[in-house]
């Protein structure tokens, strides 16, 4: 020093808050008692993946968009998750990578530089052509189509070194050559191909100078994946007003032991669903049994799979998966806290709102394990 994993004050007493159930009570509510159950590691942020509802389409193809990108497991799924590979970083445990393709195309590469994709400022050279000098040589004696040697830097050749930049193209060294340069060669590193290994990513050896930068979090290109909306989804009952049918002074509806009598303008039914109410919705789904019934339910008990997540016990190298027990907050968008008293390590960030799996944020203070 790394890297995991855990708790998030604890007991008592006492007062209250929400849900369910039960008893007492006159029918119900409500007050009253008694029992249960009651927030978090992140309930958060609303980023991903799904359950579920509804709405569209209908099975398959292409096309736009958008998402994701090493490999192979895991997983309902996933952009999580766990091994592994390759690049960087550390001495090391272990840490970071938005990790497909830049010879399909297309565009970008600031300033600075001659050039940022094929380029040549200064610079080497100038082998070989070309002009000029000069010796040889030759003869028609001032020429030259010959040969030699200096010199110019005219064609031409080079890109080692210099300078510019993040970046100028494989790198070091040695031959090489006018002068240079994978032009040869040795080592390295790239790319390609063979052979071995490995499920693969991808390692290792051999061979071949094949060697013209960079970004795709521009465009694109290749290979996956994706219909839209989200619980204020949705489903169901339903006032009042006002609307539509139909009866109704030839007396409806209403009242009274009701073929009559009073009274005297409203009665009945329908659609839509607004104010509000119930439901989803608090584990789910099946099926069976009892008891009430107006046969539509309904209520109760127990059982069995299936979800979470606790503990317990196996398998895996891990994520993660099987057996057993047992447990399961639910609102008005509204409860789970307060006071004493005692202990400590003196108490953070927080607060359900459809539900579940990540992930990413925020956190006083402890604890436990492993490794360098």
């Nucleotide at each position: 020093g790394c890297g995991g994993g855990c708790c998030g004050a604890g007991c008592g007493a006492c007062c209250g808050c929400g849900g369910g159930g039960g008893g007492a009570g006159a029918g119900a509510a409500a007050a009253c008692c008694c029992c249960u159950c009651g927030a978090g590691g992140a309930a958060a942020g609303u980023c991903c993946g799904g359950a579920c509802a509804c709405c569209a389409g209908a099975g398959g193809g292409c096309g736009a968009g958008g998402g994701c990108g090493g490999u192979g497991g895991g997983u309902a799924a996933c952009g999580c998750c766990c091994a592994c590979c390759c690049g960087g970083g550390g001495a090391a445990a272990c840490c970071c990578g938005c990790g497909g393709g830049a010879c399909a195309g297309u565009g970008c590469c600031a300033c600075a530089g001659a050039a940022a994709c094929a380029c040549a400022c200064g610079g080497c050279c100038g082998a070989u052509g070309g002009c000029g000098c000069g010796g040889c040589c030759a003869c028609a004696c001032g020429u030259g189509a010959g040969u030699c040697g200096c010199g110019c830097a005219c064609a031409g050749g080079c890109a080692a070194a210099g300078g510019u930049g993040a970046a100028a193209g494989g790198g070091u060294g040695c031959g090489g050559u006018a002068a240079g340069a994978g032009c040869g060669c040795a080592c390295c590193g790239g790319c390609g191909u063979c052979g071995c290994g490995g499920u693969g990513a991808c390692g290792c050896g051999g061979c071949g100078g094949c060697c013209a930068g960079g970004c795709a979090a521009a465009c694109c290109c290749c290979g996956c994946c994706c219909g839209g909306u989200g619980c204020a989804a949705g489903g169901c009952c339903a006032a009042a007003c006002a609307g539509g049918a139909u009866c109704g002074a030839u007396g409806a509806c209403c009242c009274g032991g009701c073929u009559c009598g009073g009274c005297g303008a409203g009665g009945u039914c329908c659609a839509g669903g607004u104010g509000g109410g119930c439901u989803g919705c608090a584990g789910g789904g099946c099926a069976g049994c009892c008891g009430u019934u107006u046969c539509g339910a309904c209520g109760g008990c127990g059982g069995c799979c299936c979800c979470g997540g606790c503990g317990g016990g196996g398998c895996g190298a891990g994520a993660g998966c099987c057996c057993c027990g047992g447990c399961g907050a639910g609102a008005c968008a509204g409860a789970u806290g307060g006071u004493c008293g005692c202990u400590c390590a003196c108490g953070a960030c927080a607060g359900g709102a459809u539900c579940c799996g990540g992930c990413u944020u925020a956190c006083a203070g402890g604890c436990c394990c492993g490794c360098u």
Molecule: Bacterial RNase P class A
Organism: soil metagenome